[in-house]
RNAcentral holds the sequence, with entries from ENA. Bacterial RNase P class A from a Chloroflexota bacterium, 383 nucleotides, folded computationally. Taxonomically the source falls in Chloroflexota (Bacteria, Bacillati). A source record names the gene rnpB. Rfam family: Bacterial RNase P class A. Rfam describes the family as follows. Ribonuclease P (RNase P) is a ubiquitous endoribonuclease, found in archaea, bacteria and eukarya as well as chloroplasts and mitochondria.
RNA sequence: CAGGUUGGCCAGGCGGUCGCGCCUUCCACGAAGGUGAGGAAAGUCCGGGCUCCGUAUGGCGCGGUGCUGGGUAACACCCAGGCGGGGAGACCCGACGGAAAAGGGCCACAGAAAAGCAGACAGCCGGGACAGUCAUUGUCCCGGUGAUGGUGAAAAGGUGGUGUAAGAGACCACCGGCGUCUGCGGCAACGCAGAUGGCCAGGUAACCCCCACCGGGAGCAAGGUCAAGCAGGGGCAAGGGCCGCCACGGCGGCCCACGGUGCAGCCAGUACCGUUGAAGCCUCGGGUAGACCGCAUGAGGCAAUGGGUAACCAUCGCCCUAGAUAGAUGAUCGCCGCCCCGUGUUCGGGGAACAGAACCCGGCUUAUCGGCUGACCUGGGCG
Numbered sequence: 001c002a003g004g005u006u007g008g009c010c011a012g013g014c015g016g017u018c019g020c021g022c023c024u025u026c027c028a029c030g031a032a033g034g035u036g037a038g039g040a041a042a043g044u045c046c047g048g049g050c051u052c053c054g055u056a057u058g059g060c061g062c063g064g065u066g067c068u069g070g071g072u073a074a075c076a077c078c079c080a081g082g083c084g085g086g087g088a089g090a091c092c093c094g095a096c097g098g099a100a101a102a103g104g105g106c107c108a109c110a111g112a113a114a115a116g117c118a119g120a121c122a123g124c125c126g127g128g129a130c131a132g133u134c135a136u137u138g139u140c141c142c143g144g145u146g147a148u149g150g151u152g153a154a155a156a157g158g159u160g161g162u163g164u165a166a167g168a169g170a171c172c173a174c175c176g177g178c179g180u181c182u183g184c185g186g187c188a189a190c191g192c193a194g195a196u197g198g199c200c201a202g203g204u205a206a207c208c209c210c211c212a213c214c215g216g217g218a219g220c221a222a223g224g225u226c227a228a229g230c231a232g233g234g235g236c237a238a239g240g241g242c243c244g245c246c247a248c249g250g251c252g253g254c255c256c257a258c259g260g261u262g263c264a265g266c267c268a269g270u271a272c273c274g275u276u277g278a279a280g281c282c283u284c285g286g287g288u289a290g291a292c293c294g295c296a297u298g299a300g301g302c303a304a305u306g307g308g309u310a311a312c313c314a315u316c317g318c319c320c321u322a323g324a325u326a327g328a329u330g331a332u333c334g335c336c337g338c339c340c341c342g343u344g345u346u347c348g349g350g351g352a353a354c355a356g357a358a359c360c361c362g363g364c365u366u367a368u369c370g371g372c373u374g375a376c377c378u379g380g381g382c383g
Stems, first nucleotide, its partner, number of pairs: 001379010012336007020036007038354001042365002045363005050219004062215005067081005082096001083094004097210002103208002105204003121149002123145009157175006176200001178197008223293004232284005239256007257275007300319003304315004338351005
């Protein structure tokens, strides 16, 4: 210098005008001041807090997780390590318990055969019959053979030898792999070394299943407080006469009087309602609209010190940073900064993503213009 791996960070800045939500103050139908999205606010995929409901205890079922150790409120997250795979390397990826022994299922297509005493399609070998040749041979039948070919992702260890009619872990040597035991290292997963066993055991558990551990349900439209109106319960005012009907309990009408309400205060007048009952008034419980709480001080942020490889933890100090409810957070202008283009280079033009709170928090995943920065790897050049 070029290419690459990996971690962290920023997400334009300042100001003016108009507009919107919230808060505070004031001389209050308004004014002034302050404040107003994110690294993902997203997907709602995990884990918790909080709330209500359920719940004696135990078990079954169902769901989830699945190498080891640690972190955490908890996790499927994070850190460190182990093992396996990929890469030349930095580094990346892995639901990574059990298929060896509890059991069942499945293994497409191709192939003769796809799984627990495997499998004869071709080929090879032996025997027999028939045909033919001087001879090699051909066809058929019976049997042996996993060495050779072919199919397949996979054909039941590999190489060499002994052996045989041909062959075969049938036997032998070495190698590979597996199990068991012992020793050493490690908290552990596991690793290293040695001994030993049978010739060797296919894959799939993100199929059932087995083992270990974890898990009650619903969710802020949770849940709670106050509560207009309508409906419901209870209470509060003022009566006599006459007539009619009757199932003799009552019902209805008329007259006079009285009470209440409306006509915006009073009187009068008038309309309506009532006089054992309410259009009015008072009151009670539940509770709708609505208002408020939940709801912004929290597993909170920043810095220092200490512990720890790290994730993280402890102590101390400082800080308070949106809160709508159909949902505010917008528009525009100027200057500066960044990137691109032009060339008139103290100039001009253009561009700047993904996206947007709704109870809160920890993660994961996905989207994202342009940059800054730490560490490391590979190749080349120069000294």